[in-house]
Context: one part of a larger RNA
RNA sequence: GGCACAUGGGGGAUGUCUUGGCGUUAGGAGCCGAAGAAGGGCGUGGAAGACUGCGAUAAGCCCGGAGUAGUUGUCAAACGAGCGUUGAUCCCGGGAUACCCGAAUUAACAUACACUGAAUCCAUAGGUGUAUGUCGCGAACACGGUGAACUGAAACAUCUAAGUAACCGUUGGAAAAGAAAGAAAACUCGAUUUCCCCAGUAGCGGCGAGCGAACAGGAAAGAGCCCAAACCGCGGGGGUUUUCCCCGGCGGGGUUGUAGGGCCUCUCACAUGAGAGUUACCAAACUGCCAGCUAGCAGAACUGUCUGGAAAGGCAGGCCAUAGACGGUGACAGCCCGGUAUGCGACAGUCGGUGCAGUCUCUCGAGGGGUACCUGAGUAGGUCGGGCCACGUGGAAUCCCGACUGAAUCUGCGGGGACCAUCCCGCAAGGCUAAAUACUCCCUAACGACCGAUAGUGAACUCAGUAGGGCGACUGAAAGAUGGGAAGAACCCCUGCUAGGGGAGGAUACUGAACCUGAAACCAUGUGCCU
Repeated sequence: GGCACAUGGGGGAUGUCUUGGCGUUAGGAGCCGAAGAAGGGCGUGGAAGACUGCGAUAAGCCCGGAGUAGUUGUCAAACGAGCGUUGAUCCCGGGAUACCCGAAUUAACAUACACUGAAUCCAUAGGUGUAUGUCGCGAACACGGUGAACUGAAACAUCUAAGUAACCGUUGGAAAAGAAAGAAAACUCGAUUUCCCCAGUAGCGGCGAGCGAACAGGAAAGAGCCCAAACCGCGGGGGUUUUCCCCGGCGGGGUUGUAGGGCCUCUCACAUGAGAGUUACCAAACUGCCAGCUAGCAGAACUGUCUGGAAAGGCAGGCCAUAGACGGUGACAGCCCGGUAUGCGACAGUCGGUGCAGUCUCUCGAGGGGUACCUGAGUAGGUCGGGCCACGUGGAAUCCCGACUGAAUCUGCGGGGACCAUCCCGCAAGGCUAAAUACUCCCUAACGACCGAUAGUGAACUCAGUAGGGCGACUGAAAGAUGGGAAGAACCCCUGCUAGGGGAGGAUACUGAACCUGAAACCAUGUGCCU
């Protein structure tokens, strides 16, 4: 020096664990804000810091309820000073306080009214004041406006990505759509929405890449209505010069396709009756009961012995069960503890629900004949230019927009994929409408052939969107485990009254705080063999 073995150091893999995450299901909730929000700053304790709470009344004040023996939140123990069976702390409901910034506002905008008041006589614009409302925030979902590129086409331009991302606006707990000028082609159906299927079909497409329906069928849900007009009445303004016409207001009437309604006429019926209602249906409410939520309460049944530091383990004998879910307890507990099954509970607040009840409120004809008064006009349609429809201009219907044009009036009008005829279907140019559907910042309960500290959220941790980086927009970690219990090693000894170690104590201290287990690399000591 090498090899082997042993014993250590070093290091933090592995195993076990879980305070934290991830996902799903069901129910709830879907807001908050000028009465100042969301989010921050600064304060606030006997006590320095941080978290939590709170706000100069500052880990809190007042009232009501529930509850019971301790308590003054956590890191974080001790001390100090207190509180509490005259019921504290803690928990729930209501109230008070609530510094500064922040929409941040002594403002702006809108509407109404009043006063004032230019050029300019009246007036108007403008100004001032009062009252009411709006603003801002928020994870996704919704509707609308603007609207890419990378990419794919193995290049690239039409095309695709994609009406996606992004930005903006407006709402709601859902939104949007919605009661046929529909779909269709049979013995037709009968608002909308969503799902399955039709179907990767019919089609579209440098007929490339790709894009991609609808009808029918089966389900979920189910709900229908109100105006405008004709006509009648009331009152107002204007033109005219009152014979009439025009405008707008209110009330009645009326609301559709087998056309309906108005007006005139005829016949029958009709109410101390019937029906409906708080989301539409015309419209506004109230009260009570029931149930739920925001604290809670009751809640069965086990002992002996052995091992052990400790029994929940072994052995033996019992018991409960509408409860053998789960968690904890010094090792594995139905019967030790919290709970679980089940049953019960609210002064106050809360509101959806459904159901009920009451008050209340609202609605209520049918037919025959005649008449030809009404039935949504710069509209439908057309031309040109675009967009959207699965449909790229194509034979391109339907729908929407810009410019220019521009009908008919029920003997009417639109559609059935150019267009025409026949036939069939519907009634545009006004409006409202629950449910089935979408999503989850958040709350409650539960679950997982989900993770288990290089995983799972970036974040399990005194102190993570922290430390750190960047001028900034922004970026962004590492870091869990002594032990049943701190019993965290009194006392003695070595030493430099250092580190460290040896005794002692304590089931175990190789569980000693650099703390469970403690692999490998690497380092060392001892022994053996070889050189």